[in-house]
Molecule: transfer RNA
Organism: Deltaproteobacteria bacterium
RNA sequence: UCCCCGAUAGCUCAGUCGGUAGAGCAGAUGACUGUUAAUCAUCGGGUCGGCGGUUCAAGUCCGUCUCGGGGAG
Numbered sequence: 001u002c003c004c005c006g007a008u009a010g011c012u013c014a015g016u017c018g019g020u021a022g023a024g025c026a027g028a029u030g031a032c033u034g035u036u037a038a039u040c041a042u043c044g045g046g047u048c049g050g051c052g053g054u055u056c057a058a059g060u061c062c063g064u065c066u067c068g069g070g071g072a073g
Base pairs, nucleotide, nucleotide: 001072002071003070004069005068006067007066010025011024012023013022019056027043028042029041030040031039049065050064051063052062053061
């Protein structure tokens, strides 16, 4: 320098040809228990890495940049 993959909740990750952003774990509250743990129920938490573009509508498509991983020379 070039090529490929990735960036989504506190963490690990889904998200189907563009159509209301989700799960598990973690957290909060309640039930249960002599207490804790476990278990069960409920709840909160996201400007989807940044900036532009296309579109009625973008996590998803296009351009560019940043960061991480891998490869070529």